[in-house]
Parts: sequence; structure tokens; C1' cells
RNA sequence: GGCCUCAUCGUCUAGUGGUUAGGACACAGCGUUCUCAGCGCUGGAACCGGGGUUCGAUUCCCCGUGGGGCUA
Repeated sequence: GGCCUCAUCGUCUAGUGGUUAGGACACAGCGUUCUCAGCGCUGGAACCGGGGUUCGAUUCCCCGUGGGGCUA
């Protein structure tokens, strides 16, 4: 350099056109406990950037940025 692939809460991830963007861990509050841990309940928190297609884009296409892989 060429080709392929990935990018979603703090972390790991589900979601392949119309979802309230879901789950686990973590965090905060409350309850249980003499206290802590554990357990239960509740809560906050996310779609890498730009453009395009579409009535509608996290999802499809293009460009970019960053990570990974193959190849020379």
C1' cells in the first nucleotide's frame, strides 16, 4: 500500500429499517442486618464523526477517524 472486520451506558455486550435502545457487572438511594458483606427493590447512565438513501437509520450505502486481522 491492498483486502477484510469491528466501533452502542463507566466496563462487557443484545439489538440487521418503525423497540420506552434491553441485559450483566459496576455506581447511587432505600429495605433487611448491631455493622459490613450478601440478598431484595428502585434509580441515573450509551448508539465514533460527516454526508447520502428512506415517510422513517443504532441498523443500509459512501467518506473519514480509531482498534483488530490477512497479504506484499